[in-house]
């Protein structure tokens, strides 16, 4: 320098192809259960989707630019 992939609650992932207002597991909080803890049960909080712009009635999803990380190739030594 070229090509490809990934980025979504604290963590790990789904949702993208086919645009319609974001979900699962773990974790966390509160309550129940227990002598207490763990386990279990119930309820709840927490993310506008890496950043910006555009298209559209409507964008995590489509287009463009940028950033970070990973893989492959090229180049140099």
């Nucleotide at each position: 320098c070229g090509g490809g992939g990934u980025g979504u609650g604290g963590c790990g992932c789904a949702g993208u192809c086919c645009g319609g207002u974001a979900g699962c597991g773990c974790g966390c909080a509160u309550g129940g259960u227990u002598u207490g803890g763990g386990a279990c049960c119930a309820u709840g909080a927490g993310g506008c989707c890496g950043g910006g712009a555009g298209u559209c009635c409507g964008a995590a999803u489509c287009u463009c630019c940028c950033c970070a990380c990973c893989c492959c190739g090229a180049c140099c030594a």
Predicted 3D model of a 77-nucleotide RNA (transfer RNA) from an Actinomycetota bacterium. Lineage of the source: Bacteria > Bacillati > Actinomycetota. Its Rfam family is "tRNA". Rfam links the family to the GO term triplet codon-amino acid adaptor activity.